The RNA shown here (c-di-AMP riboswitch aptamer (ydaO/yuaA leader)) has 145 nucleotides and comes from a Chloroflexota bacterium.
It matches the Rfam family "c-di-AMP riboswitch aptamer (ydaO/yuaA leader)". A reference for the family is Barrick et al. (2004), "New RNA motifs suggest an expanded scope for riboswitches in bacterial genetic control", Proc Natl Acad Sci U S A.
The coordinates come from a structure-prediction model, not an experiment, and the mean pLDDT is 78.
RNA sequence: AAACUGGAAGGGCCGAAUCCUCGGGGGGCUCACUCGGGUCGCACGGGGAGCGGGGGACCCAUUGUUGGGGUGCAGUGCGUGAAAGCGCACAGGCGAUCUCCGACGCCGAACCCGUCAGCUAACCCCGCAGGCGUUCGGAGGCUCG
Numbered sequence: 001a002a003a004c005u006g007g008a009a010g011g012g013c014c015g016a017a018u019c020c021u022c023g024g025g026g027g028g029c030u031c032a033c034u035c036g037g038g039u040c041g042c043a044c045g046g047g048g049a050g051c052g053g054g055g056g057a058c059c060c061a062u063u064g065u066u067g068g069g070g071u072g073c074a075g076u077g078c079g080u081g082a083a084a085g086c087g088c089a090c091a092g093g094c095g096a097u098c099u100c101c102g103a104c105g106c107c108g109a110a111c112c113c114g115u116c117a118g119c120u121a122a123c124c125c126c127g128c129a130g131g132c133g134u135u136c137g138g139a140g141g142c143u144c145g
Stems, first nucleotide, its partner, number of pairs: 012132003018049006027040005050128006060118001067116001068113004075090006092107004098140006
């Protein structure tokens, strides 16, 4: 010095999943130490902003049947199997400024509604989780000097 592995701080990334405010069991600190008070603020709960999504008329679209629909990148095809499932391939998503192209790596889940759902003004409803430590090259842009 490089590669690999592990960790901390700061600063970041994927994703709608962030910000502000109020209350706040338990707990920390602190004053008094008899009751108690102040402060910080995790779990949890209320409100607001912002962001993401669903339902829902006229018009338009669709008009039978295998049930169908939704969140999400996460679906489809093939093989196998009685089924559940498993395997492969591709679609799709991610790889630290943005777009496109190529290589490589990873993911390619899970869940909800319950026979109902096209679009959809008004209106109504729901969510704001979780995870990560991020490869290489080419073209164009953006920003800074």